[in-house]
RNA sequence: UUCCCAGUAGCUCAGUUGGCUAGAGCGCCGCCCUCAUAAGGCGGAGGCCGCUGGUUCAAUGCCAGCCUGGGGAA
Numbered sequence: 001u002u003c004c005c006a007g008u009a010g011c012u013c014a015g016u017u018g019g020c021u022a023g024a025g026c027g028c029c030g031c032c033c034u035c036a037u038a039a040g041g042c043g044g045a046g047g048c049c050g051c052u053g054g055u056u057c058a059a060u061g062c063c064a065g066c067c068u069g070g071g072g073a074a
Stems, first nucleotide, its partner, number of pairs: 001073007010026004019057001028044005050066005
């Protein structure tokens, strides 16, 4: 310098050939259970999907640029 992959909840990840209300597990909070703790059961909070622009009636998903991390070739 160039190419590829990833970026979504505190963490690990799903998701979509554009429209459904953006989800799971773990974690966190409350309640139940228990003498108590753990386990188990029930409920809840937490995100505008890395950033900026574009296309579109409509973008987490498409296009361009940039940023961060990983990898390849010089």
Molecule: transfer RNA
Organism: Streptomyces sp. NPDC006261